[in-house]
This is a predicted structure of a 75-nucleotide RNA (c-di-GMP-I riboswitch aptamer) from an Actinomycetes bacterium. The sequence was found by an Rfam model in a public genome assembly. Taxonomically the source falls in Actinomycetes (Bacteria, Bacillati, Actinomycetota). Its Rfam family is "c-di-GMP-I riboswitch aptamer". From the family's description: GEMM was predicted in a large-scale screen for bacterial structured RNA regulatory elements. The prediction has a mean pLDDT of 85.

RNA sequence: UCCACGAAACGGCAUACCCGUCGCAAGUCGGGGACGCGAAGCCACGGGACCUCCAGGGUCGGCCGGGCUACCGAA
Numbered sequence: 001u002c003c004a005c006g007a008a009a010c011g012g013c014a015u016a017c018c019c020g021u022c023g024c025a026a027g028u029c030g031g032g033g034a035c036g037c038g039a040a041g042c043c044a045c046g047g048g049a050c051c052u053c054c055a056g057g058g059u060c061g062g063c064c065g066g067g068c069u070a071c072c073g074a075a
Base pairs, nucleotide, nucleotide: 005073006072012037013036017032018031019030020029022027035062041068042067043066045065046064047063048060049059050058051057
């Protein structure tokens, strides 16, 4: 230095709920908030769940698996 790994530290993200916004909806975005998170950063590839204007449709990456990238460096 790299791979694996995940203690500490520095930091980061933001469940539920509330307000506003967009959407038929699941849900998105912004603010507050913090249950939690070693990737709770990104990607709908597979499974799954959910919605529906039921189609060659959509949502969920904080459901599981997988892929890519990043900070730190104890065992």